[in-house]
RNA sequence: CUGUUGCAGCGCGAUGAGGCUCGCGCUUAACCGCGGCAGUGCCGCUGAUGGCCUCUACCCCACG
Numbered sequence: 001c002u003g004u005u006g007c008a009g010c011g012c013g014a015u016g017a018g019g020c021u022c023g024c025g026c027u028u029a030a031c032c033g034c035g036g037c038a039g040u041g042c043c044g045c046u047g048a049u050g051g052c053c054u055c056u057a058c059c060c061c062a063c064g
Stems, first nucleotide, its partner, number of pairs: 009026005016055006033045005
C1' cells in the first nucleotide's frame, strides 16, 4: 500500500421525530417508489415505517 474477515463505530433503506428490531454499505458505497403512453417527455397511483409501536404533519368520514 492492496485484498479479505471479525469487533466497534458511523451512514443508508421514495417526505419529519422517538423507541425496538431487520437488512445493506464503508465514501469508487448503501439509497434515490410504481404504472401507462411515449421515447427521456407527459399523465396517473400508493405511502410520513425496511418492519412494529407512538407522536407530529397531511387526506377522508362522522359527531359536537
This is a predicted structure of a 64-nucleotide RNA (Fluoride riboswitch aptamer (crcB RNA motif)) from an Actinomycetota bacterium. Of the family's consensus pairs, 100% are formed in the model. The source organism's lineage runs through Bacteria, Bacillati and Actinomycetota.